This is a predicted structure of a 60-nucleotide RNA (Fluoride riboswitch aptamer (crcB RNA motif)) from Rhodospirillum rubrum. The organism belongs to Rhodospirillum, within Bacteria. The same sequence occurs in records of 2 taxa. The prediction has a mean pLDDT of 80.

RNA sequence: GACGAUACUGGGAAUGGGGUCUCCCGAAACCGCCGAAAGGCUGAUGACUCCUACCGCGUA
Numbered sequence: 001g002a003c004g005a006u007a008c009u010g011g012g013a014a015u016g017g018g019g020u021c022u023c024c025c026g027a028a029a030c031c032g033c034c035g036a037a038a039g040g041c042u043g044a045u046g047a048c049u050c051c052u053a054c055c056g057c058g059u060a
Stems, first nucleotide, its partner, number of pairs: 010025004016051006032041003
């Protein structure tokens, strides 16, 4: 790298972990947005919450 087989235990939802809920998937779900390009923008969530990391401001 190719082919084949196996998964009802589970797996996935643009960067980590826990809980709850929602949706999706059966080798798929998933792999952010704008722009012709150059380049640019948001975010640790799908949503809520907590922790961690990062960023900004203020106080001691």